[in-house]
RNA sequence: AUAGCAGGUCACCUUAUCGCUCUGGUGUUUACACCAGGGAGGAAAGUCCGGACACCAUAGUGCGGCAUAGCGGGUAACACCCGUCCUCCGAUCUAUCGGAGCGGACAAGUGCAACAGAAAGUAUGUACAGAUAAUGCUGUAGUGAAAUCAGGUAAACUCUAUGUGGUGAAACGUCAUGUAUAUCAGUGUUUGAGGGCUGCACGCCCGAGCUGAAGGGUAGGCGGUUUGAGUUUUUGGGUAACCAGGAAUCUAGAUAAAUGAUAAGGAAGUCUUGUAAAAGACUACAGAAUCCGGCUUAUGACCUGCUUUUUCA
Numbered sequence: 001a002u003a004g005c006a007g008g009u010c011a012c013c014u015u016a017u018c019g020c021u022c023u024g025g026u027g028u029u030u031a032c033a034c035c036a037g038g039g040a041g042g043a044a045a046g047u048c049c050g051g052a053c054a055c056c057a058u059a060g061u062g063c064g065g066c067a068u069a070g071c072g073g074g075u076a077a078c079a080c081c082c083g084u085c086c087u088c089c090g091a092u093c094u095a096u097c098g099g100a101g102c103g104g105a106c107a108a109g110u111g112c113a114a115c116a117g118a119a120a121g122u123a124u125g126u127a128c129a130g131a132u133a134a135u136g137c138u139g140u141a142g143u144g145a146a147a148u149c150a151g152g153u154a155a156a157c158u159c160u161a162u163g164u165g166g167u168g169a170a171a172c173g174u175c176a177u178g179u180a181u182a183u184c185a186g187u188g189u190u191u192g193a194g195g196g197c198u199g200c201a202c203g204c205c206c207g208a209g210c211u212g213a214a215g216g217g218u219a220g221g222c223g224g225u226u227u228g229a230g231u232u233u234u235u236g237g238g239u240a241a242c243c244a245g246g247a248a249u250c251u252a253g254a255u256a257a258a259u260g261a262u263a264a265g266g267a268a269g270u271c272u273u274g275u276a277a278a279a280g281a282c283u284a285c286a287g288a289a290u291c292c293g294g295c296u297u298a299u300g301a302c303c304u305g306c307u308u309u310u311u312c313a
Stems, first nucleotide, its partner, number of pairs: 001309001003307008012266007020039008041285001045296002048294005053168004060202004065164005070084005085103001086101006104159002109157002111153002126141005172223004183213005194206004230249008268283006
C1' cells in the first nucleotide's frame, strides 16, 4: 500500500432576508399584531421480538398453536446483552489471538442422502480365499461422504423440558348536535333467542331483545399526546453487561399532517493537480405520528483490533 472480518465515533456552525408551526406573555370584539423560547434520526426505515398503557373482564381448567434450548448473571421483559465452557473457521506452532454458533434427544417413531457401486438396508450379495452336507457362514478387496444387530442428519417432521390470554392509539374515554321512542315480517322473553371470554371443548357471565326488509338523521370537539424503566455528568460496587447514590437539565406534538427556502462565509473530511505553498471539486442513507428497550437492513467519513497479499528498510 491492498483485500477481508468484527467493533466504535460523528453525521455540521454563524450571519442576513423571507416563510411555516407549537408554548408562554402583552395588546385586541374576533380575525390579527408584537416580544421571548422551542421545532425530524442513528437508523425516524422493516413491523421482526419484548413491554408500558387501554379495553375485553369478575376471569378459570384442558387441548391445540407458537416460542426457547450448555452453565451462570443482567434487565420492566425478551428470541436481547454480558461472562464462561464446548464445537467449528482462520492464523499461529503448543498454547495464544480474531471471528461464528444452527450448543437438549437419533435405542420413542417416521423420513432424507445425487453420482459411483452388485447392493444405501436390519440387502440370500460383485471378485478372491477359507469353512460347510449346503447356504453371505467367516475374512479381505473394489465403489462411495457413508457397506454387519451400519453410522450421518432434528434452522428435517418429531420427542423431552420450560414458557405463553386476545386486540392495538383508527386502542380507548368523554362532550355536543341531529333524527323516527316510527312501519312491515319472522323469532324470543327464565322452558333463555342472542352475545362475551376464546382457535376448540368444558365452565362462568350478561341478557329482553335479536334477525331481515324498507326508510330517516349524523360522521364534529376535547382528552389519550409526551416528565420518561428520560438525558448529561460524577462517586462507589462489579471481569463485564449493569446496579445504587449525588448534582444538573427538560430537548417536536402535528391531525392531511409544520420542523423550510435563498445568499455569503466558515469547520471537519475525501479526491485531483502541484517539489512545496496553494488551488479546484465533492460530502451519503434518508422524514416523527402513543411511547420505550432491542434486533435486522440502508449509508458517507474517520478510528481501533485481527488476518491475507505485495513492496521497502
This is a predicted structure of a 313-nucleotide RNA (Bacterial RNase P class A) from Eudoraea sp. Model confidence (mean pLDDT): 78 of 100. Its Rfam family is "Bacterial RNase P class A". It is annotated as a ribozyme. The organism belongs to Eudoraea, within Bacteria. The gene name in the source record is rnpB.